[in-house]
A computed fold for a 95-nucleotide RNA from uncultured Dialister sp., annotated as SAM riboswitch aptamer (S box leader).
């Protein structure tokens, strides 16, 4: 700093009471939380290949991410009688 956050994907082990950033709410949890390890699997940011480049497309063997519920919803602002909408802010992840 740019890009992208409406979609996708879990089992066992171990472990023992927490978790979903954070403040509220509302959730998940002794029918086992979190961390760990295994072994799957999503997904295609980087890396590869294939078109000249922009930019598409392939594939998934590599370096990251991820696998409850839109980034669970809101937190600040516009617009509105309100439902509710758009925007932005924090986040998170990759380069």
């Nucleotide at each position: 700093u740019c890009a992208u956050c409406a979609g996708g994907a879990g089992u066992g082990g171990c472990g023992g009471a927490g978790g979903g950033a954070c403040u509220g709410g509302c959730c998940c949890a002794a029918u086992g939380a979190a961390a760990c390890c295994a072994c799957g699997g999503c997904a295609a940011c980087c890396a590869u290949u294939c078109g000249u480049a922009a930019c598409g497309a392939a594939a998934a063997c590599g370096g990251u991410g991820c696998c409850a519920a839109u980034u669970c919803c809101a937190g600040c602002g516009a617009g509105g009688u309100a439902a509710c909408u758009c925007g932005g802010a924090a986040g998170a992840u990759g380069a």